[in-house]
Order: sequence, then structure tokens, then C1' cells
RNA sequence: CAAGUUCUUCGGGGUCAGUGAAAAUCUGAGCCGGCGGUUACAGUCCGCGACCCGGCGAGUGGCAACACUCAAAGGUUGAUCUGGUGAAACUCCAGAACCGACGGUUAAAGUCCGGAUGGGAGAAGAACGGU
Repeated sequence: CAAGUUCUUCGGGGUCAGUGAAAAUCUGAGCCGGCGGUUACAGUCCGCGACCCGGCGAGUGGCAACACUCAAAGGUUGAUCUGGUGAAACUCCAGAACCGACGGUUAAAGUCCGGAUGGGAGAAGAACGGU
């Protein structure tokens, strides 16, 4: 001190008021922004993860039919402009916009509750290893 292998830890934020029989869901005003990349810092650029569809394949139970659990590929998946500075910015500064899975709910949800004490892009560290 590079690759690689194994293990450990970490790994998502945000509300008040009004109306009403009922709303943290409507209305008004707020608030929030995962991971890697990018000549310079990104919710809106490129890619990825999460949710959803799918189900190669694996496991467990069963005489069997079949049931349950896990699950690769693949698919789906939102939204930005103008001006300024600069060598360089859809990333910074100024201004004005926009977006946000599924299920639930006395009333429609990015913000409440739930799947989730889950999964996870990835980050850090240790050992091995190698020079």
C1' cells in the first nucleotide's frame, strides 16, 4: 500500500391554523429531500436503491394434489427554468417554479399509521491476502 475474499458497524427527512359530525388527508400558510457520478456543492442532469409487476431458480412441509418462505433476469418508476459569477455550475448566488410508491383512515396524505426491529444503493473499519 492496489485488486480480491471474509467479517463488523452504519445506512431517510418533514405541521401548524381554519372549516367540519369527522381531515396531521380538504383550504391557507409552512416544512422535508437516500446513494454513487458529474471540471465546483444536485430532490428536478446521468446512473442506482426503495415501492410495484415479474418469477429463472432454491428451501421447508406433504403419499400426492398442493401450500408456505426466499428469490436471479427482465419490466415499471416523479419533477427546472431565467439571470449572475467563473476556466468550469440544469449542482454555487439571486429570483421564480415543479415533484414525491403501496395499503390504511369517521374526509382525498411527500409530512399521520402500517408492511418495516424489514430491505437497501452504498459508506466506514478490521482481518486475511498481495507488493
This is a predicted structure of a 131-nucleotide RNA (FMN riboswitch aptamer (RFN element)) from an Actinomycetales bacterium. Its Rfam family is "FMN riboswitch aptamer (RFN element)". Gene Ontology term of the family: FMN binding. Taxonomically the source falls in Actinomycetales (Bacteria, Bacillati, Actinomycetota, Actinomycetes). The sequence was found by an Rfam model in a public genome assembly.